Overview
Lysine riboswitch aptamer from Jeotgalicoccus nanhaiensis, 165 nucleotides, folded computationally. RNAcentral holds the sequence, with entries from MGnify. Model confidence (mean pLDDT): 78 of 100. It matches the Rfam family "Lysine riboswitch aptamer". From the family's description: Riboswitches are metabolite binding domains within certain messenger RNAs that serve as precision sensors for their corresponding targets. Lineage of the source: Bacteria > Bacillati > Bacillota > Bacilli > Jeotgalicoccus.

RNA sequence: GAUGAGGCGCAUCAAUCAAUAGUACUCAUAUACUUAACUUCUGCAAAGUGUAUAUGACGAAAGGGUGAGAUGCCGAAAUGUCCGGGAGCGCGCAGACCCCGGUUGUUGGAUUCACAGGUUAAGAGCUAUGGAUUUGUCAUUAUUGACUCAAUAAUGGAGGGCAUC
Numbered sequence: 001g002a003u004g005a006g007g008c009g010c011a012u013c014a015a016u017c018a019a020u021a022g023u024a025c026u027c028a029u030a031u032a033c034u035u036a037a038c039u040u041c042u043g044c045a046a047a048g049u050g051u052a053u054a055u056g057a058c059g060a061a062a063g064g065g066u067g068a069g070a071u072g073c074c075g076a077a078a079u080g081u082c083c084g085g086g087a088g089c090g091c092g093c094a095g096a097c098c099c100c101g102g103u104u105g106u107u108g109g110a111u112u113c114a115c116a117g118g119u120u121a122a123g124a125g126c127u128a129u130g131g132a133u134u135u136g137u138c139a140u141u142a143u144u145g146a147c148u149c150a151a152u153a154a155u156g157g158a159g160g161g162c163a164u165c
Base pairs, nucleotide, nucleotide: 001165002164003163004162007074009073010072011071012070013069017065026057027056028055029054030053031052032051033050037049038048040096041095042094043093044092077107078106079105080104082102083101084100085099086098108135109134110133111132112131113130114129116127117126137157138156139155140154141153142152143151144150145149
């Protein structure tokens, strides 16, 4: 440098399905409020118009979840700090959240538990920390065998690794 391996393996797109929801919006009736209340959240400042509750009628959607199938792959990929950009918000600004890219660090893979966080309609999904189980790989030790190889067991390490050329 090339080719490969691990396995509920990783990522992207995505049919379908559930839920969001009888919710939001709109209309009608009644009551209350008007420096209040309303806008994804917070703050500044400030613009707009009605707002809230109850009943009735009508009645969605986005994001998120699921994952038949397809594609690309094995630091696949994920994620923390920092930096840059975008999007969104109610007229504006800033931050959070969301998306993209870069620097640098961490994590071999999978499952699961606890706690905390953020997010959401929900959290089953996500993240941080700690633990448990399991699995592949290499090394060391021991035992066995068909004996520089293989199997089993124990301990330890990490993908900047491991196997072959």